Background: This is a predicted structure of a 233-nucleotide part of an RNA (large-subunit ribosomal RNA, domain VI) from a Candidatus Nanoarchaeia archaeon. Rfam family: Bacterial large subunit ribosomal RNA.
Context: one part of a larger RNA
RNA sequence: UGGUGACUGAGUGGAAAGGAGUAUUAGUACGAGAGGAACAUACUCCUGGCGCCUCUAGUUAACCAGUUGUCCGACAGGGCAUACGCUGGGUAGCCACGCGCUAGCGGAUAAAUGCUGAAAGCAUCUAAGCAUGAAGCCGCUCGUAAAAAAAGUCACCUUAGAGCUGCAGUAGAAGACUGCGUUGAUAGGAUCGGGAUGUAAUUUCGUAAGAAGCAGUCCACGAUUACUAAUCG
Numbered sequence: 001u002g003g004u005g006a007c008u009g010a011g012u013g014g015a016a017a018g019g020a021g022u023a024u025u026a027g028u029a030c031g032a033g034a035g036g037a038a039c040a041u042a043c044u045c046c047u048g049g050c051g052c053c054u055c056u057a058g059u060u061a062a063c064c065a066g067u068u069g070u071c072c073g074a075c076a077g078g079g080c081a082u083a084c085g086c087u088g089g090g091u092a093g094c095c096a097c098g099c100g101c102u103a104g105c106g107g108a109u110a111a112a113u114g115c116u117g118a119a120a121g122c123a124u125c126u127a128a129g130c131a132u133g134a135a136g137c138c139g140c141u142c143g144u145a146a147a148a149a150a151a152g153u154c155a156c157c158u159u160a161g162a163g164c165u166g167c168a169g170u171a172g173a174a175g176a177c178u179g180c181g182u183u184g185a186u187a188g189g190a191u192c193g194g195g196a197u198g199u200a201a202u203u204u205c206g207u208a209a210g211a212a213g214c215a216g217u218c219c220a221c222g223a224u225u226a227c228u229a230a231u232c233g
Base pairs, nucleotide, nucleotide: 002157003156004155005154006153007152011144012143013142017047018046019045020044021043022042023041024040030035048102049101050100051099052098056096058094059093063089064088065087066086067085068081069080070079071078072077104140105139106138107137112132113131114130115129164233166180167179168178169177186229187228188227189225190224191223192222193221194219195218196217197216203212204211205210
């Protein structure tokens, strides 16, 4: 800076890539022989960078189960023993030890290599002119960027809109950001699915230990559903 939305890109950031091997090239070029390459193509690996959580692994004071001491008179259910009493598992999330991706091309050049070519009838890459040439420089590619004072552009609107309040999370220290607010699936609940643990209480059998019983408990995950709260302002 009128508002909302969408852009441009002067600038600016990155190292986003670096390396090795194998096969073919090829027993070729080269070399008397002995020996013995390279360009290029294909594949693989290592380090770095970015992202992700299907698998593998870690964590998991969500959770489930077992168990010791003690207390709640006993059972059941629990408290404490660490900021989990200890032990066995463990989803989501976060993660690496796991998984995916990770190019070259163009321009101007350095050293250097040349063409033509005089000064200097020769020669000379240079004096005029022309051409090549590096992991380096610049650009394309990725991020950011209108406070770029030359302060930009386009579309629509011309009190448009914005903030607060409310429900949240693709976001998050606070602000901010993003989504939703009944014309609603935003969060919770419920149901179903998926998952964790591993068979609850009660009952039956047994003196007891125990056995039977595919259960009980829980979920940070997904879907469906206006039951609750996003009303009103």